[in-house]
RNA sequence: CAGCGACAAAGGCAAAGCAGCCGAAAGACUGUGACGCAAAGCUAUAGGGCCUUAGUCCGCGAGGAUAUGGCAGCCAGUUGCCGAA
Numbered sequence: 001c002a003g004c005g006a007c008a009a010a011g012g013c014a015a016a017g018c019a020g021c022c023g024a025a026a027g028a029c030u031g032u033g034a035c036g037c038a039a040a041g042c043u044a045u046a047g048g049g050c051c052u053u054a055g056u057c058c059g060c061g062a063g064g065a066u067a068u069g070g071c072a073g074c075c076a077g078u079u080g081c082c083g084a085a
Base pairs, nucleotide, nucleotide: 004083005082012037013036017032018031019030020029022027035073041078042077043076047075048074049071050070051069055066056065057064058063
């Protein structure tokens, strides 16, 4: 330096649910709570994927298409703590 990941040390994060709150929704935030996590740190018009459909367009209608709204705890990119085998 690259890889790897202990029943190690020191710390860290916090799923679902519940309460509050914002939002059209998806979802976010705060508190509570721990399912898990070695990147569960960061990055979302300029990698892929997924969710939603207010507005817009199409449709007689039912409905369809669409992100400028979201998701990083899906993959990816990027930075990084510790050091047994």